[in-house]
Context: one part of a larger RNA
RNA sequence: GCCAACGAGUUUUCGUCUUCCCCAAGUCUAAGGGGCUCUGCCCCGAAGGCGAAGUGAAAGCGAGCGUGAAAAGCGCGCGAGGGGAAGGCGAAAGACCCGAAGCCAGUCGAGCUACCCCUGGGCAGGGUGAAGGUUGGGGAUAACCCAACUGGAGGCCCGAACUGGUGGGUUGUGCAAAACCCUCGGAUGACCUGGGGGUAGGGGUGAAAGGCCUAUCUAGGCUGGGAAUAGCUGGUUCUCCCCGAAAUAGCUUUAGGGCUAGCCUCAGGUGUUUCCCUUUCGCGGUAGAGCACUGGAAGGAAUAGUUUACCUCUGGUGGCUAUUCCUACCAAACUCCGAAUGCGAAAGGGUAAUAGCCUGGGAGUCAGAGGGUGGGGGAUAAGCUCCAUCCUCGCGAGGGGAACAACCCAGAUCCCAAGCUAAGGCCCCGAAAUCCAGGCUAAGUGCUAAAUUCAAGGAAGUGGGGUUCCAAAGACAGCCGGGAGGUGAGCUUAGAAGCAGCUAUCCUUUAAAGAGUGCGUAACAGCUCACCGGUCGAGGAACCCUGCGCCGAAGAUUUAUAGGGGCUAAAGCCUGGUGCCGAAGCUGGGAACGCGUCCAUCAAAUGAGGCCUCCAGCCGACCUUGAUGGACGCGUGGUAGGGGAGCGUUGCCACCGGGCUGAAGGCAAGCAGUGAUGCUUGCUGGACUGGUGGCAAGCGAGAAUGUUGGC
Numbered sequence: 001g002c003c004a005a006c007g008a009g010u011u012u013u014c015g016u017c018u019u020c021c022c023c024a025a026g027u028c029u030a031a032g033g034g035g036c037u038c039u040g041c042c043c044c045g046a047a048g049g050c051g052a053a054g055u056g057a058a059a060g061c062g063a064g065c066g067u068g069a070a071a072a073g074c075g076c077g078c079g080a081g082g083g084g085a086a087g088g089c090g091a092a093a094g095a096c097c098c099g100a101a102g103c104c105a106g107u108c109g110a111g112c113u114a115c116c117c118c119u120g121g122g123c124a125g126g127g128u129g130a131a132g133g134u135u136g137g138g139g140a141u142a143a144c145c146c147a148a149c150u151g152g153a154g155g156c157c158c159g160a161a162c163u164g165g166u167g168g169g170u171u172g173u174g175c176a177a178a179a180c181c182c183u184c185g186g187a188u189g190a191c192c193u194g195g196g197g198g199u200a201g202g203g204g205u206g207a208a209a210g211g212c213c214u215a216u217c218u219a220g221g222c223u224g225g226g227a228a229u230a231g232c233u234g235g236u237u238c239u240c241c242c243c244g245a246a247a248u249a250g251c252u253u254u255a256g257g258g259c260u261a262g263c264c265u266c267a268g269g270u271g272u273u274u275c276c277c278u279u280u281c282g283c284g285g286u287a288g289a290g291c292a293c294u295g296g297a298a299g300g301a302a303u304a305g306u307u308u309a310c311c312u313c314u315g316g317u318g319g320c321u322a323u324u325c326c327u328a329c330c331a332a333a334c335u336c337c338g339a340a341u342g343c344g345a346a347a348g349g350g351u352a353a354u355a356g357c358c359u360g361g362g363a364g365u366c367a368g369a370g371g372g373u374g375g376g377g378g379a380u381a382a383g384c385u386c387c388a389u390c391c392u393c394g395c396g397a398g399g400g401g402a403a404c405a406a407c408c409c410a411g412a413u414c415c416c417a418a419g420c421u422a423a424g425g426c427c428c429c430g431a432a433a434u435c436c437a438g439g440c441u442a443a444g445u446g447c448u449a450a451a452u453u454c455a456a457g458g459a460a461g462u463g464g465g466g467u468u469c470c471a472a473a474g475a476c477a478g479c480c481g482g483g484a485g486g487u488g489a490g491c492u493u494a495g496a497a498g499c500a501g502c503u504a505u506c507c508u509u510u511a512a513a514g515a516g517u518g519c520g521u522a523a524c525a526g527c528u529c530a531c532c533g534g535u536c537g538a539g540g541a542a543c544c545c546u547g548c549g550c551c552g553a554a555g556a557u558u559u560a561u562a563g564g565g566g567c568u569a570a571a572g573c574c575u576g577g578u579g580c581c582g583a584a585g586c587u588g589g590g591a592a593c594g595c596g597u598c599c600a601u602c603a604a605a606u607g608a609g610g611c612c613u614c615c616a617g618c619c620g621a622c623c624u625u626g627a628u629g630g631a632c633g634c635g636u637g638g639u640a641g642g643g644g645a646g647c648g649u650u651g652c653c654a655c656c657g658g659g660c661u662g663a664a665g666g667c668a669a670g671c672a673g674u675g676a677u678g679c680u681u682g683c684u685g686g687a688c689u690g691g692u693g694g695c696a697a698g699c700g701a702g703a704a705u706g707u708u709g710g711c
Stems, first nucleotide, its partner, number of pairs: 001711006011093013026050003032044005054061002064076004096235002099232001103225006114199009123189001125158003128154001132150007162186003167182004201217001203213003238646006248261005262365002264362007273355001275350009288337001289335002294331003298327009309317003368393010398409003413591004418587003424581003427565003433578001435577006446567002457551002461548010478535005484508003489503003514529001518527002592636013609619003647700001649697010665684008
């Protein structure tokens, strides 16, 4: 890992609601007792419980009572209950199952290890050479000093046994739940070690590391309290049908948990009260706008005050402050104004259901997410965060978007080798136009709805539109020629001659020519332009608006985010048109289920009325409920969750069956049912077993790092 078996809402008591049953102003027995066909059934047993009257704090009064001055108002009352069964839910219990780390108690441990006590054992060899001693020398026959010899001290040195465990390697499903190899520390000591004994769990022991106390230690192991508790994680087993959420508010030692409300469901009741549109009447201060208030804020003017700066000084100019006026503005916490949408009411119209509302039973939800719009926070960042509002996902499949919960289209009961469309598409991959008409683009720009795909800036790219001006009395561009004189204007300056700078910018000759457009010189010179003539011969100049393109434009394995091929009068972009494709949408055909209405048949209850002299008895309309069949209409995505109807397993009771002429079980096939499942046949098997009605559960497995076994 797979397979098989096992594996999770149970039981008791109490409460409450629903359905059914018995009795009913009553109802039920409990303990206990008796009987019998004896782990059950029948009978007895009203003690007692609940109910039959409430109300008030109470005295009390009573279908009323309390409050109150009150005959007022208000509060609570004046509708049948009791018992039982089943089911839903709650409470107390282990309470759906598995899961802690822990807490406490009682016991067992010092055969490991820590320390201690008693008694034994062990330490090759080598080195060093303390004190003391002897002798000699010095010295005072000293003390003391020196030397040699002797001596043999030491938690001394080197190094085996022994003991330890430093660094590295190997190992790491090992030789081993700590080893092996090399290396290394101590090795007469606070040394190592055998045997015997002692200290015990908040306790020991500890040259102290929270170390060690039997592979376990920041409080041992085992058993018990004990199924501790777990607002946490995981798991929770058959089918079909109907409806279908929430991720919000308030409070919470509360924030990943609760409670109440909101939203879902079921039953009963009510019956249009719901929802939509139109009209009318209201509510309001947002968007926008405005400056009348509150503030901000720019330019100008006036008046007054004030100050100093300057001037040509009774004053003027400028500055500042206040006020007023004009012009142009700004504001979530400004408003003289003021929408759309929204909200409320009434009327009219539409909608007719699984709408709304009331009462009660059962929930789940309290981590939401993205997108559009209006905002706060942030950086007019975030797949950011916090609100409001709508949508979608959540709980939603299908088609489109290359892929892609949330975007676009569209809400899947089932079947069909039928049709029409939506979004989006129609050259090939790949269903459908190489469709029609007109234009644009030359950049592979583009072939990208947005999200997510580029900016400022630059350019005789190219298309469209416009304004002004020039032009056969010849424009524009090119080419040829002229471009002069006073004069080198004046000033400045070393110089300043059109061309450093300052001032002025005239006059003349002219077809025209600036006291000079640029280059140039030290200054001149020189070149050139404006301006004019000629040549040429038809459009030209400047500017504005706009479509599509160009540059700006850089990333890491390989073109490398048009999905790819590939595409250029398009398979790109813009405009218009025709057709087609395209979904679980819509239509057509068939089928199933749910709900509603109607019809028919049957059944039940009530029972008008009738038959009958009465009683008894019989017949029996309408209405109601249910079942079956049919017609028509509407509906049938679905997580948490609510509701309904069923299948199957084991056992029990009653009745009816099957079986050696082959039961259960096993294997296989076929058939039936929406399904859980059922039936039949064949083979196997060799002795039990089924149906119907009811009852009771150890009642359904794929998941729990589930448990056990097998492989």
Molecule: large-subunit ribosomal RNA, domain II
Organism: Minisyncoccales bacterium